[in-house]
Molecule: small-subunit ribosomal RNA
Organism: uncultured bacterium
RNA sequence: AGAGUUUGAUCCUGGCUCAGGAUGAACGCUGGCGGCGUGCUUAACACAUGCAAGUCGAACGGAAACGUAUUGAAACCUAGUGAUAUACGUUUUAGUGGCGGACGGGUGAGUAACGCGUGGGUAACCUGCCGUAUUCUGGGGGACAACAGUUGGAAACGACUGCUAAUACCGCAUAAGACCACAGAGUCGCAUGACUCAGGGGUAAAAACUCCGGUGGAAUACGAUGGACCCGCGUCUGAUUAGCUAGUUGGUGAGGUAACGGCCCACCAAGGCGACGAUCAGUAGCCGGCCUGAGAGGGUGAACGGCCACAUUGGGACUGAGACACGGCCCAAACUCCUACGGGAGGCAGCAGUGGGGAAUAUUGCACAAUGGGCGAAAGCCUGAUGCAGCGACGCCGCGUGAGUGAAGAAGUAUUUCGGUAUGUAAAGCUCUAUCAGCAGGGAAGAAAAUGACGGUACCUGACUAAGAAGCCCCGGCUAACUACGUGCCAGCAGCCGCGGUAAUACGUAGGGGGCAAGCGUUAUCCGGAUUUACUGGGUGUAAAGGGAGCGCAGACGGCUGAGUAAGUCUGAAGUGAAAGCCUGGGGCUCAACCCCGGAAUUGCUUUGGAAACUAUUUAGCUAGAGUGCAGGAGAGGUAAGUGGAAUUCCUAGUGUAGCGGUGAAAUGCGUAGAUAUUAGGAGGAACACCAGUGGCGAAGGCGGCUUACUGGACUGUAACUGACGUUGAGGCUCGAAAGCGUGGGGAGCAAACAGGAUUAGAUACCCUGGUAGUCCACGCUGUAAACGAUGAUUACUAGGUGUUGGGAGGCUAUAGCCUUUCGGUGCCGCAGCAAACGCAAUAAGUAAUCCACCUGGGGAGUACGUUCGCAAGAAUGAAACUCAAAGGAAUUGACGGGGACCCGCACAGGCGGUGGAGCAUGUGGUUUAGUUCGAUGGUACGCGAGGAACCUUACCUGGGUUUGACAUACACGCCGAUGCGGCAGAGAUGCCGCAGCCCGGCAACGGGGGCGUGAACAGGUGCUGCAUGGCUGUCGUCAGCUCGUGCCGUGAGGUGUUGGGUUAAGUCCCGCAACGAGCGCAACCCCUACUGCCAGUUACCAGCAUGUAAAGAUGGGGACUCUGGCGGAACUGCCGGCGACAAGCCGGAGGAAGGUGGGGAUGACGUCAAGUCAUCAUGGCCCUUAUGCCCAGGGCUACACACGUGCUACAAUGGGAGGCACAGAGCGCAGCGAUGCCGCGAGGCGGAGCAAAACGCAGAAAACCUCCCGUAGUCCGGAUUGAAGUCUGAAACCCGACUUCAUGAAGUUGGAAUCGCUAGUAAUCGCGCAUCAGCACGGCGCGGUGAAUACGUUCCCGGGCCUUGUACACACCGCCCGUCACACCAUCCGAGUCGGGGAUACCCGAAGCCGGCAGGCCAACCCGCAAGGGAAGCCGCUGUCGAAGGUAUGCCUGGUGGGGGGGGUGAAGUCGUAACAAGGUAGUCGUACCGGAAGGUGCGGCUGGAUCACCUCCUU
Repeated sequence: AGAGUUUGAUCCUGGCUCAGGAUGAACGCUGGCGGCGUGCUUAACACAUGCAAGUCGAACGGAAACGUAUUGAAACCUAGUGAUAUACGUUUUAGUGGCGGACGGGUGAGUAACGCGUGGGUAACCUGCCGUAUUCUGGGGGACAACAGUUGGAAACGACUGCUAAUACCGCAUAAGACCACAGAGUCGCAUGACUCAGGGGUAAAAACUCCGGUGGAAUACGAUGGACCCGCGUCUGAUUAGCUAGUUGGUGAGGUAACGGCCCACCAAGGCGACGAUCAGUAGCCGGCCUGAGAGGGUGAACGGCCACAUUGGGACUGAGACACGGCCCAAACUCCUACGGGAGGCAGCAGUGGGGAAUAUUGCACAAUGGGCGAAAGCCUGAUGCAGCGACGCCGCGUGAGUGAAGAAGUAUUUCGGUAUGUAAAGCUCUAUCAGCAGGGAAGAAAAUGACGGUACCUGACUAAGAAGCCCCGGCUAACUACGUGCCAGCAGCCGCGGUAAUACGUAGGGGGCAAGCGUUAUCCGGAUUUACUGGGUGUAAAGGGAGCGCAGACGGCUGAGUAAGUCUGAAGUGAAAGCCUGGGGCUCAACCCCGGAAUUGCUUUGGAAACUAUUUAGCUAGAGUGCAGGAGAGGUAAGUGGAAUUCCUAGUGUAGCGGUGAAAUGCGUAGAUAUUAGGAGGAACACCAGUGGCGAAGGCGGCUUACUGGACUGUAACUGACGUUGAGGCUCGAAAGCGUGGGGAGCAAACAGGAUUAGAUACCCUGGUAGUCCACGCUGUAAACGAUGAUUACUAGGUGUUGGGAGGCUAUAGCCUUUCGGUGCCGCAGCAAACGCAAUAAGUAAUCCACCUGGGGAGUACGUUCGCAAGAAUGAAACUCAAAGGAAUUGACGGGGACCCGCACAGGCGGUGGAGCAUGUGGUUUAGUUCGAUGGUACGCGAGGAACCUUACCUGGGUUUGACAUACACGCCGAUGCGGCAGAGAUGCCGCAGCCCGGCAACGGGGGCGUGAACAGGUGCUGCAUGGCUGUCGUCAGCUCGUGCCGUGAGGUGUUGGGUUAAGUCCCGCAACGAGCGCAACCCCUACUGCCAGUUACCAGCAUGUAAAGAUGGGGACUCUGGCGGAACUGCCGGCGACAAGCCGGAGGAAGGUGGGGAUGACGUCAAGUCAUCAUGGCCCUUAUGCCCAGGGCUACACACGUGCUACAAUGGGAGGCACAGAGCGCAGCGAUGCCGCGAGGCGGAGCAAAACGCAGAAAACCUCCCGUAGUCCGGAUUGAAGUCUGAAACCCGACUUCAUGAAGUUGGAAUCGCUAGUAAUCGCGCAUCAGCACGGCGCGGUGAAUACGUUCCCGGGCCUUGUACACACCGCCCGUCACACCAUCCGAGUCGGGGAUACCCGAAGCCGGCAGGCCAACCCGCAAGGGAAGCCGCUGUCGAAGGUAUGCCUGGUGGGGGGGGUGAAGUCGUAACAAGGUAGUCGUACCGGAAGGUGCGGCUGGAUCACCUCCUU
């Protein structure tokens, strides 16, 4: 620090996801040791049991025990023992009393608050214990516990009587000082006010004990410590919470408090808070810190530390220095327990522990040894604070599980191309070591005299054994790490992209590898990456995003000059910013974690000194911003009134007659009752042709005949006036197209809805005929649009060029006009710059500034709920659950378009002949079958693989056999006679029997070869996968294309070149050009053919010369000719003319056998179709192995209601039949072709000459031509079918061959829709040959004979090429995609209601308790009184205000649930249509209204984010 993921690819926007760190964690697998930490995040749920707060006898009276001393009863008996009593001492301690239980410990429920943090204030306060200082501690009094007695109760706990002590309680004295009121002086403070001094008056103290050292007690002042209150600033979310408030805000007076204060009360006033967010709702203890981050920030508030709050829930006070009190009290409530039913007891959010909840969190441990706390003079006691131990890998840190050597690279395992490779120096083996654990011995520090829970612990030493100690996750990319097997869209994986449908590096297992390691992964959560809320540090033309427009309050920002102040700002100093933590320098545990010491830091707040540039503020001015005045001209700016002509429609009248109208074509409609057309007159409403223009005006919406009235704004000129008066603008107010609503008018045309006619599969549409709201006017409402420049307003600055519009100035010109310049508006082009690109570019989307509005992935959704507005329609504001990994912008390359331009092709057209109808042949589908083997299936399958299925072929079926096999290689063992022939059984395969027969080399030993049997390797498979493959092939297409190098352009995909102007069959060539070259294709080179020369001349040929025949190249011979076959020539736009650009080339002509690639063939670029073929062959993988192999016989591939393709023969007279007769080419032939001859009507037979072929044969070419018959008919057409008889091939023609003869004589009279071939030696027509082959040809491949017609042309159909355009397509239009309906699931809204929760208000009741009152009861201290008694004070009781819980009622907020209803989302293969993307076939879309199964349609107005064509204008050249 980035990466993956939208696309065919690219750039951008944008979301999702990952890699890092962290945790009080949990879960899964695993687990050796130690140190230091840490451990109920959930039920502030309920708690058994034990412990957690006591202590002081040096405050007090007792009691008990013991001891000492004295006393000494009774008894024993005198030595003593010793009851009892007294005194003293020691110990214990129930009670009184003191101090402490307000600390320590726990928890985070509540709390959005002066609660917390930070900094201040108290002149408005308190403070036990402690410290310092000063002064005191005198003298009295009366009680109450304990105790004793009586008594109630189950208990808890009391009641009465009597006695008693104190450092318990109460008066009195004293008063340095304190306090209170009065009055005087001084000093100080921001104010209330404070302080000091002097005066007299009033008020309040005390406790003793003692070891005589002291310890206590009282008062005052100060300090220290701790607390209380007040203030500035900061402190979460929601405005779908906008108004809140009655002690409320303030005052006066009184009360209350430690103290200020509406804290409380009486009265008076009507205030107070709030858009700088009150109130309400939700959530939450706050901080130091902790985690993360470069930082700014974000998250968090466990442990440790500070503060706060709470102690079952709610209320209350008492005591006290301190509490409204966790282990105190009272009351109410809920719950639990005891009970004798009358009453009582309790509060683990202390430490352990239990139940419960939960994914989840420990021992009912030891000790006060240390640190600290309470009490005490102290010893000491108490202390679940604390120190330790236990449990848990929960975290951090450290250590170990061995080290060295060791190649036969062992075995095993995995894999393999079978050679090997990997595991792997790894192991074994050899040599060492002992950290940890285990054993034994020693043994601390922590403790200042003593005292050690931890603990026989840490640590040290010794002996001993490599022994006791490694797992987890991952291995497709991100992301380090790969193979095999299994599985077969199954099982499964998955953080994202995505893997899995038979070769899975992605699932599972194994081997191997990578990472980390006593842990490793997963899950959850937080920060980061995320500049993805942007302060640092983002955006808004088209990606999400500028408000429809203006005015304008608050607010924010604001021109030039001078002066003052010092709030912001800058600088110095001081205080504070606790400790711990972080950082840093040291130190201590062997290191580290951990701990200790020092420093730094703590960016903040406060106080104070200073500075004065900037902001602010005050003041004095200025004129450049802004405004006013004056002088002008331009304009569809607005409102109102009037007025004009053209046109449509209607009415009346005339002329006139059969149609009109409308459409792609029609029909509905109108018309003989006289339409349309035409003429004249009239009525009425609406809109204003031409001018008219990217012209004008307006803030926007918008504004268009003419005239008048009223009126707004802008502009130009001038520089007289004001003197910053400015800019923007949340709320607010006003304006705001069309549609729509209300009331009243109006209504010609047009026209939602509606009706009818067409179209159509349907047509709720497009088209047509009608037609109502509406459109128009007036007055109201609505408040929205693609209200768009998809671009907020204002100001300044930043190259130019060229139009246009409204003014001004200067110059030239007699005018018209021209030139220069300036201000305002409105266009285009263009530089810099910006931008993802497109593009913008002085009218910015550039550079800056100010203010406002808005955005933060797509869908859900501009929906729901709530609220405001509206008559309604609806508008404004505006979510969530859930769901997806994209949605999107710009540009690129393709493909496509019922887009455009150009061009080509038997593509159409023009022609000729066919197919589709018939019969037959053949192939296919289908059906059938035991089987009808398999493949090919739009074009590019279907007379295709097959160039030839009776057996064989043959792969299929049935049946019969066989198992190392029909075939190959090699091994082991055994046998051998290699091999051949015959017989029998059987359908045959096969089986059985018999006979004959001695492999090669070598003298031999032996070697080689062969056969049979058994066994084990293996053979074999036309079994599967052409979607694992090679090879071969089809197709686009013989179309003219497809690319590369370098350069250049672009961020990039990519472009350029290859486009353009011409031209060509051609990316053929020329010219131009940021391109220059090159490659594969085209063309040429190759073959055949057309002309010709030379050479050669047999088997071909025969002119001349001979021979010769009935005839005949038959013969000699010839090399002239034809021909054969080898080498050449010839054609190149070469020549001429024209056109063209002086080019390429085109047109015409000459010559020539041939003329512009002469004709034909071979030749098939990059690629496309997962095209075809595993059944030609080869081949990976899988499958079968007494069978899916092999052998055999028979059958089948030849079936037959049908459908299709390809052909043959016809339907006839351009023909058929009969007779006669002529002319080819190319081939083939020895298991062959087979002549002459003879036989047969014929197929053919007999026979065999010749020929391995320019020699002999197949072999008669046929159509043509000549003559005759037939006369338009199912025929002398046609030949199917059938019968009979034959021929040939072949072991064998039944299934199932071909041919012959005789007989039979079907359909068919030119073929619907549709469709095919062909442009010249072609179509058509005629025959011939060959391959395959025993035989079988209407097919295929070739050959020649005869031999046409037509092409105006490129509008249309099909296919293709190039350029361009649009695109939501890229599996590429056989694309994409919308909505209803049906089904399943999910969340959500409404819903008659219903069940909870919360807080509020009003009223009722009113506990405890404080405060107040009282005529009742009680009453030791003080006062009066001799006393009795009275008084004061107090207690009880009663009562009043307040007052918790509770009750009743109202409305509010919120949650659960709810028959049913609404839409939404999701879901491999459901239904209906086809709305959108191309001009998407009616351009789309926005707003609105109506209508319709649905997408949607139509009307009105708007937009271009519409293709195409034309015109005008403008710009560039």